[in-house]
This is a predicted structure of a 692-nucleotide part of an RNA (large-subunit ribosomal RNA, domain II) from Candidatus Altarchaeum sp. It was read from a public genome assembly.

Context: one part of a larger RNA
RNA sequence: GGUGGAGAGCAUAAUUUUAUGGCAAGCCGAAAGGCACAGCGAAAGCGAAAAUAUGCAUCUGGCUUUGCCAGAGAGAUAUGUGGUGCUAAUACGCCAUUAGUCAUAGGGUUAUAACUUGAUGCCACACGAUCUAAUCCGGGGCAGGAUGAAGCCCUAGCAAUAGGGUGGAGGUCCGAAGAGAUUUCGAGCUCAGUUCAUCCUCGUGACCCUGGAAUAGGAGUGAAAUGCUAAUCGUGUGUGGGGGUAGCAAGUUCCUCUCGAAAUAGACCUUAGUCUAUUCUGACUGAAGAUUGGUUAUUGAGUAGAGCACCAAUUAGACAUUCGGGAGCGAAAGCUCUUGGUGUCUUGUUGAACUCCGAACAAAUAAUCAUCGUGGAAGGUCGGAAACGGGGCAGGGGGGUAAGCUCCUUGUCCAAAAGGAAAAGAAUCCAGACUAUGGUUAAGGUCCCUAAAUUAUAACUAAGUGCAUCAAACCAGUUACAAAUCUAAAACAGCGGGAAGGUAGGCUCAGAAGUAGCCAUCCUUUAAUAAGUGUGUAACAACUUACCCGCAUAGAUUUGUGGCUUGGAAAAUGGACGGGGCUAAGCUAUAUACCGAGACCAUAGAACAUAAAAGUUGGUAGAGAGGCGUUCUAAAAGAGGAGAAGCAAUUUCAUGAGAAAUUGUGGAUCUUUUAGAAGUGAGAAUUCCACU
Numbered sequence: 001g002g003u004g005g006a007g008a009g010c011a012u013a014a015u016u017u018u019a020u021g022g023c024a025a026g027c028c029g030a031a032a033g034g035c036a037c038a039g040c041g042a043a044a045g046c047g048a049a050a051a052u053a054u055g056c057a058u059c060u061g062g063c064u065u066u067g068c069c070a071g072a073g074a075g076a077u078a079u080g081u082g083g084u085g086c087u088a089a090u091a092c093g094c095c096a097u098u099a100g101u102c103a104u105a106g107g108g109u110u111a112u113a114a115c116u117u118g119a120u121g122c123c124a125c126a127c128g129a130u131c132u133a134a135u136c137c138g139g140g141g142c143a144g145g146a147u148g149a150a151g152c153c154c155u156a157g158c159a160a161u162a163g164g165g166u167g168g169a170g171g172u173c174c175g176a177a178g179a180g181a182u183u184u185c186g187a188g189c190u191c192a193g194u195u196c197a198u199c200c201u202c203g204u205g206a207c208c209c210u211g212g213a214a215u216a217g218g219a220g221u222g223a224a225a226u227g228c229u230a231a232u233c234g235u236g237u238g239u240g241g242g243g244g245u246a247g248c249a250a251g252u253u254c255c256u257c258u259c260g261a262a263a264u265a266g267a268c269c270u271u272a273g274u275c276u277a278u279u280c281u282g283a284c285u286g287a288a289g290a291u292u293g294g295u296u297a298u299u300g301a302g303u304a305g306a307g308c309a310c311c312a313a314u315u316a317g318a319c320a321u322u323c324g325g326g327a328g329c330g331a332a333a334g335c336u337c338u339u340g341g342u343g344u345c346u347u348g349u350u351g352a353a354c355u356c357c358g359a360a361c362a363a364a365u366a367a368u369c370a371u372c373g374u375g376g377a378a379g380g381u382c383g384g385a386a387a388c389g390g391g392g393c394a395g396g397g398g399g400g401u402a403a404g405c406u407c408c409u410u411g412u413c414c415a416a417a418a419g420g421a422a423a424a425g426a427a428u429c430c431a432g433a434c435u436a437u438g439g440u441u442a443a444g445g446u447c448c449c450u451a452a453a454u455u456a457u458a459a460c461u462a463a464g465u466g467c468a469u470c471a472a473a474c475c476a477g478u479u480a481c482a483a484a485u486c487u488a489a490a491a492c493a494g495c496g497g498g499a500a501g502g503u504a505g506g507c508u509c510a511g512a513a514g515u516a517g518c519c520a521u522c523c524u525u526u527a528a529u530a531a532g533u534g535u536g537u538a539a540c541a542a543c544u545u546a547c548c549c550g551c552a553u554a555g556a557u558u559u560g561u562g563g564c565u566u567g568g569a570a571a572a573u574g575g576a577c578g579g580g581g582c583u584a585a586g587c588u589a590u591a592u593a594c595c596g597a598g599a600c601c602a603u604a605g606a607a608c609a610u611a612a613a614a615g616u617u618g619g620u621a622g623a624g625a626g627g628c629g630u631u632c633u634a635a636a637a638g639a640g641g642a643g644a645a646g647c648a649a650u651u652u653c654a655u656g657a658g659a660a661a662u663u664g665u666g667g668a669u670c671u672u673u674u675a676g677a678a679g680u681g682a683g684a685a686u687u688c689c690a691c692u
C1' cells in the first nucleotide's frame, strides 16, 4: 500500500414542551406525602366567584339548498364586578369568572465520561546511578626521545660570584599505547549512526581504566552548561487518580419529500466563544383584512443642480476715507506722490461643515386599480434551530498617493445556483435545473478547429493596426467636414532682373558708413527700394532679405473640428488574436437569414395542492414529514434433502433506500404479516484489528 472486519448523539435521574391514553376537582402512591384546587404583599397580614355583550368553529330548526334566514353558541375577546399591594383617596401593578394529574412515546435542557478520537499538564505511590555526575573502598595502566631545577663534588676568586662535573626536578616539551573530539558544502548508511577517513588536542597528572559500595525526583550530583540522573530532564521513568479538561483540530454511517437562513445590533477579561434580538422552521391560536406592484392627490424635505442675497474664500479696476507706513514741497496751515487697511460701485470665480433658490428618485398618508385572503390572510403564543469570519458588482459616500486597500450605505448576485456565453475563471452577460422526448429563441456567434453567412450594401485602415480590451506630451501618415485670406487686373513656389539718391541721418566712439550701443526714423527719384531682415568687415567693401518688374502657370496659403493610423512603447525558461490563420476572417454604419441553453412552447409522466381552471417541485447550515433495510422478542401464518440460509451470475420491478424471480453452487435451517425493543446502516477520523 491492498483486502476484509471493527468504528461515533447512548444510558440513568431531574426538569420543560408536544402527542396519545386513564381518571378527573381531583390525580398518583401501600403509606408518609407530591402536584393541582387562590391570590396579592418585602412582611405583618388580608383574601376572590361563576354578570353582561360581541360572536369564530360547531350544532339545531326553517326555506325558494353552490346557499340564505332564525336560534343556541365551547373556546376566544371586550366591558363590568371582585381579591390584594401602594395611597389621605384615586390612578396604576398582579390576580380571579376553574383543569388538573399519572403513564407511555417524541423534541429540548441540566448533572453525570455524556457523539467519537486527541493534549501539553497536575497529584499520589513505586522503580531506576549496568548510561552519566561527584564521592568512598580494593586494584590495573602510561614505548621511546628531549630539556636539564635544587642538592652534591671539583676548579677560579679575599668574597659576592663564575666555570666544569654529577644529579634527575617539572599540573615541562615531542610522541606510541590510551584518552579526547578541532577541520571537511569529506565519505557512508544496516535509517534511533554521535560510524569511518583526514586534520587536530592531551598523553606523570586536577591523568586514564576496571570491580565493589553509597547519594533519587522538587530530590540527587554538578571546576555551573539548567549540565547529568539508562537514546527520557527548566524537574526522570512506570502505574494509578483517569474515559483528567480542551470555547481548539479531525471524524460522525440508509432513502425520498416540504420549507429554508445568517455572516447584522446590543452585551460579556469579549472579539476562534456565548447570551438576547433580527432572520429560518414546526405546531397551535386567531378572525377579516393584508400590501413587495400601477395610477392619482396631499404632505414634509434642502440632496443633485444652480446661485452669490448671508457666511467664508477670491481676479481686475474706479471712487471715497478726520485710517496706518514712507517720500517730496512749504514759514505754517496744508498740498502732492507712493504703498497698505476699510467702505461703496463695476467685473471675474469658489465652498462637506455658504444658501436668495431648488428638482428627479425615494418616503409617509389617503383614494383607486391590481394581487392575496373565510378552502382562514394579517396578528399572537409555544417547541426546535442554525448564524453573529463574509465576499463580488452597480449607484452614493468617509479615510488613503494608491491597492485584488479599508470603513459605511441602497440594490443585486455568489455564499447556498446547476445550464448557455466570456479559450480557461465563485459572483460579468443570458437564464433560476421535478423526469423524458421534440421544437423555438436569449446572451453570444456563423473561414477551419466548431453548430451556423467565405451573406448583401457603403465608407475607412496598410499599421498584421486589428481580430473580447494598458497609456501621455509631441509628431507635413491618410481621410471627411467647416471657415478665412490671396488668385486670369496672374496668386503660391521656382527662375531672370532691379533693390537708388540726399547720406557715412544725428549722437557716441580709436573707428560706428543700413547692420556694437543711444535718439530720431524724414525727404527725393521711382515699377519698387527699410535712415534697413540676416551673413560679413578693424571700419569700409561684398552677399542677402523686405519691396518691385518680367517669364511661365492654376489654384495656393492658413486655421479649426472629427475618423482610422506610425513612432513615442522596457522584465525576467521559448510563446501566443484560444490556435490555425486573415488585408478581411480588421474597423464603422445598415440589412436579411441561420446557429445557439436544462430559458420558452408542445406532448407524455411523477409528487404536492386543488371544486375546476390556473399553479408549485435549485438549495448549504438548519427545522419538519413519510419511508427502506439490519439484529432480537411476542403472536399469528407458513417454507424447507423433490434442497433452507449463505455465495455467484443474469433478468424484472420501484423516484429511491431497496425488493423479487431464474440458474448454478451450497447442504440445514429460514421467511411473511401485525406489534415491540435496539450494541441498527461507513468512504474518509496521519482511525483501530487481522491477513497479505
Base pairs, nucleotide, nucleotide: 001692002691003690004689005688006687011112012111013110014109015108016107017106018105019104020103021102022101023100026035027034028033039046040045051079052078053077054076058072059071060070061069062068063067081096082095083094084093085092115251116250117249118248122241123240124239125238126237127236133215135213136212137211138210139209140208141207142205144174145173146172147170151166152165153164154163155162156161178202179201180200184197186196187195217233219229220228221227254627255626256625257624258623259622264277265276266275267274268273280384281383282382283381284380285379289372290371291370293369294368295367296366297365298364299363305357306355307354311351312350313349316346317345318344319343320342321341323340324339325338326337327336328335329334390414391413392412393411394410395409396408397407398406399405419430420429421428434605435604436603437602438601439600440599444595445594446593447580448579449578453592455591456590457589458588460586466582467581474567477564478563479562480561481560482559483558484557485556486555494551495550496549497548498547500524501523502522505519506518507517530545534543535542606617607616608615628681630678631677632676633675634674635673636672637671638670639669646665647664648663649662650661651660652659653658